[in-house]
RNA sequence: GGGCCCAUGGCGCAGCCUGGAUAGCGUAGCAGAUUCCUAAUCUGUAGGUCGCAGGUUCAAAUCCUGCUGGGCCCG
Numbered sequence: 001g002g003g004c005c006c007a008u009g010g011c012g013c014a015g016c017c018u019g020g021a022u023a024g025c026g027u028a029g030c031a032g033a034u035u036c037c038u039a040a041u042c043u044g045u046a047g048g049u050c051g052c053a054g055g056u057u058c059a060a061a062u063c064c065u066g067c068u069g070g071g072c073c074c075g
Stems, first nucleotide, its partner, number of pairs: 001074007010027004020058001029045005051067005
């Protein structure tokens, strides 16, 4: 220098290919129930400008372009 993959709540992930409903699941956090107390279990609850910027579109996490960070491969 070239190519490919990844980036979504604190953490681990799905959703992206094929654009459309309030962005979902697990875990952790908080509150409550249960318990003599704790753990476990159950119920409820908060937390996301979907890496950044621009473009396309009535509408973008999703499509296009550039950039940033991480990983792998080629030279």

Transfer RNA from a Candidatus Woesearchaeota archaeon, 75 nucleotides, folded computationally. Its Rfam family is "tRNA". It is annotated as a transfer RNA. The organism belongs to Candidatus Woesearchaeota, within Archaea. The RNAcentral record of the sequence draws on ENA. Its mean pLDDT, the model's own confidence on a scale to 100, is 83.